[in-house]
């Protein structure tokens, strides 16, 4: 440093669904939750699918797929 895996140990996120708030919505934030993730960390560069006060502006990185960076372990 490059690749593969998540068996082992440490850990890490949090689906749905329940409050509360914010937004016309999609869908966030926070808190309970735990369906699941080896990047469910980041980044909207492509793609897509959703939203509306629609020829535009938004959402969804746990929709695909690149870039960027991380912890273990074996080669």
């Nucleotide at each position: 440093u490059c690749a593969a895996g998540a068996a082992a140990a440490a850990g890490c996120c949090a689906a749905a669904c329940c409050u509360g708030c914010c937004g016309c919505a999609a869908g966030g934030c926070a808190g309970g939750g735990a369906c699941g993730g080896a990047a469910a960390a980041u980044u909207u560069c492509g793609g897509g699918u959703c939203u509306a006060u629609a020829g535009u502006a938004g959402a969804c990185a746990g929709c695909c797929g690149g870039g960027u960076u991380g912890c273990c372990u074996u080669g």

The RNA shown here (c-di-GMP-I riboswitch aptamer) has 75 nucleotides and comes from a Deltaproteobacteria bacterium. NCBI's taxonomy places the organism under Bacteria, Pseudomonadati, Myxococcota, Myxococcia.